Record summary
A computed fold for a 161-nucleotide RNA from Cyanobium sp. N.Huapi 1H5, annotated as Guanidine-I riboswitch aptamer. Rfam family: Guanidine-I riboswitch aptamer. From the family's description: This family represents a conserved RNA structure found upstream of the ykkC and yxkD genes in Bacillus subtilis and related genes in other bacteria. The coordinates come from a structure-prediction model, not an experiment, and the mean pLDDT is 79. The sequence was found by an Rfam model in a public genome assembly. Of the family's consensus pairs, 100% are formed in the model. Taxonomically the source falls in Cyanobium (Bacteria, Cyanobacteriota, Cyanophyceae, Prochlorococcaceae).
RNA sequence: GGAAAUUGCUUCUAGGGUUCCGGUCCCCCCUUUGCGGGCACUGCCAUCGCUGGCACUGCCUGCAGCCGGAGGGAUGCCUGGUCCGAGAGAAGCGCACCCACCGAACCCGAGAACCCUGUUCUCACCGGUGUGUGGCACGGAGGGACAAAAGCCCGGGAGAC
Numbered sequence: 001g002g003a004a005a006u007u008g009c010u011u012c013u014a015g016g017g018u019u020c021c022g023g024u025c026c027c028c029c030c031u032u033u034g035c036g037g038g039c040a041c042u043g044c045c046a047u048c049g050c051u052g053g054c055a056c057u058g059c060c061u062g063c064a065g066c067c068g069g070a071g072g073g074a075u076g077c078c079u080g081g082u083c084c085g086a087g088a089g090a091a092g093c094g095c096a097c098c099c100a101c102c103g104a105a106c107c108c109g110a111g112a113a114c115c116c117u118g119u120u121c122u123c124a125c126c127g128g129u130g131u132g133u134g135g136c137a138c139g140g141a142g143g144g145a146c147a148a149a150a151g152c153c154c155g156g157g158a159g160a161c
Stems, first nucleotide, its partner, number of pairs: 007094006015084002020081002022078001023075005029069002032065009042055005095134003099130005109123006136156001138159001142154003
């Protein structure tokens, strides 16, 4: 020097937390089961009677418990869904550029040839196709946003090499 911008967007990942969903735990209520207590009705038995006992049913209530359901709270040292998400991660699509080829054009520019004061041709320019290139990259503290945090943003910043 070729070699151009420290190239744009999208999808995702590492990573990140906890709004929402889900998970887990706790509280409370409902439903329901078991055990116990009280009351009432009816029946039976005992009693001369007062009354007592037993059984059934209903209601109230105490304790304990499985499944299920409603509500509240805690938990991201809950895998996850939603969510955030890389300059120095991935892929894709753009974009820029190198090379080759094709086309168009030959007004302008550069060059060459010749029958040399103008003809022709080549390159460049223009359009397209194909292929390729897009390298390197250590890094705080602090601050900012969203519910919150982060490899997000400040930031390829400060600094270091």